[in-house]
């Protein structure tokens, strides 16, 4: 200088006006409204108790007026996994459903972090749904002998018979057909053919024998383990793919979801139809047992569609230090950072530059996954020049 | 906001699980036959990115996963 790999980051700036909208101060002239105290008046035989009114005083709404905060790295898809809620403080068995090399991390995980194994790249690196096919069933269209206890088209070889030809002719040799047999080198199908390669060996042949490698068993060493070994033995090989097929083997998992739930108020035909009914029904969104309740389910009618709380301080960030290969963890210290409900977080103008990608909370986190213009920073790599 | 369904000829649907092996039905299209002639019938014929992408497998509409498009229920009170 080119190319690339992996980490961490930003995601137009800046001024002015003019607006929403959370909190806090702070005026209270003026409406509403909760409450405390005192007095009056009604109603009631008294007390009590209700209702109305007056003053004072404290909070709430509204409303002016200064401050202070106001989308995101994915707020997104809602695939996991947890907090919270309510159904027994979540209960037993089936049946279902996730998950799968080892260690670890965590509140948990299908996320991480380190190791194993296999794969890609020259390399930095980077991918992998990675248990179990020697438990047992299933499948492999189509071609091929055969698709799994194996078999045998074409070949190859050894005999038998015919038929033809040939010589040195009671004989022998070659060719072509046929029958019965050994073979599985070679050939041919197929995505996939029963361990490679050599040498012996044999009518050809073959783990048939053996050397070498591969593969399987045991055992040894090294590892927490997965697993590794140019270690020792032993099996002639017996065990071919597929479990995102059904299964098995381990380990996990109750069900619903802030439209959960809980309070206030306001309103109404407090209604009709079907069906089940105590050996029942519903909470229970598979089905039996258990708890808990006693009436329920479903549809059609009818009302209100307002407010409060849940709702944002949290597995919360920053920074420091200590442990740890790290993921992470414990110790100080600093910081408060959206909370709306037709639902805000903008609009308008000017300047500026490289001219602005994907995109907008909606109970909350911790994660995957996707989509994303340009830009900065740092390790590291391969090439090529120069030195 | 949450929670379900769903994409296959022009239209309206199967075939997906069990059990993966050349994608099929009505209707619409053509074409020919009947009929003077059209319909109706009867024979035939085209017509497909199985919503897109990735894996798994020899082999995917089917299995698994990440996306994109559609439709649908969910408020409260007696």
């Nucleotide at each position: 200088c080119g190319a690339g790999u992996c980490a961490g980051c930003c995601g137009g700036g800046c001024a002015a006006u003019u607006g929403c909208u959370g909190c806090c101060g702070u005026c209270g002239g003026g409406u509403c409204u909760u409450u405390g105290a005192a007095g009056g008046g009604c109603g009631u035989u008294u007390u009590u108790c209700g209702c109305c009114u007056u003053u004072c005083g404290a909070g709430g709404a509204u409303g002016g007026c200064g401050g202070u905060g106001g989308a995101g790295g994915a707020a997104a898809g809602u695939c996991c996994g947890g907090g919270c809620u309510c159904c027994a403080u979540a209960g037993a068995g089936c049946a279902g459903g996730g998950c799968g090399c080892c260690a670890g991390g965590u509140a948990a995980c299908a996320c991480c972090u380190g190791g194993g194994g296999g794969g890609u790249g020259c390399g930095a690196a980077c991918c992998c749904a990675c248990g179990g096919a020697a438990a047992g069933u299933g499948c492999a269209a189509c071609a091929g002998a055969a698709a799994g206890u194996a078999u045998a088209c074409c070949g190859c070889c050894c005999g038998g018979c015919u038929u033809c030809u040939u010589c040195u002719u009671u004989g022998g040799g070659g060719a072509a057909g046929u029958c019965a047999g050994g073979u599985a080198a070679g050939g041919g199908u197929g995505a996939a053919a029963u361990g490679g390669u050599g040498c012996g060996g044999u009518a050809a042949g073959a783990g048939c024998g053996c050397a070498c490698c591969g593969c399987g068993c045991g055992c040894c060493u090294g590892g927490u383990a997965a697993c590794a070994g140019u270690g020792c033995g032993u099996g002639g090989c017996a065990u071919g793919g597929u479990a995102a097929a059904c299964c098995c083997c381990g380990c996990c998992c109750g069900g619903a979801g802030c439209a959960a739930g809980g309070c206030c108020a306001a309103a109404u035909a407090g209604g009709a139809a079907u069906c089940c009914c105590a050996u029942g029904g519903u909470g229970u969104u598979g089905c039996u047992c258990g708890c808990a309740c006693c009436g329920g389910a479903u549809u059609c009618g009818g009302g209100u569609a307002g407010g409060c709380c849940g709702c944002u301080u949290c597995a919360g960030g920053c920074c420091u230090g200590c442990g740890g290969u790290g993921a992470c963890g414990c110790a100080g210290g600093c910081c408060g950072c959206a909370g709306a409900u037709g639902a805000a977080u903008a609009a308008u103008u000017g300047c500026c530059c490289c001219a602005g990608a994907c995109a907008g909370a909606a109970c909350c986190c911790g994660g995957c996954u996707u989509a994303c213009a340009g830009g900065c920073u740092g390790a590291c790599u391969c090439a090529c020049u120069u030195u | 906001g949450c929670c379900g369904c769903u994409a296959u000829a022009g239209c309206u649907c199967a075939g997906c699980c069990g059990u993966g092996g050349u994608a099929g039905a009505g209707c619409a299209g053509c074409u020919g036959a009947u009929u003077u002639g059209u319909a109706a019938u009867c024979a035939g014929c085209a017509g497909g990115u199985c919503c897109c992408g990735a894996g798994u497998u020899c082999g995917a509409c089917u299995c698994u996963u990440g996306g994109u498009g559609g439709c649908g229920g969910c408020a409260c009170c007696a």

Model confidence (mean pLDDT): 79 of 100. Two RNAs folded together computationally: RNase P RNA and transfer RNA, 465 nucleotides in total. It holds a member of the Rfam family "Bacterial RNase P class A". It is annotated as a ribozyme.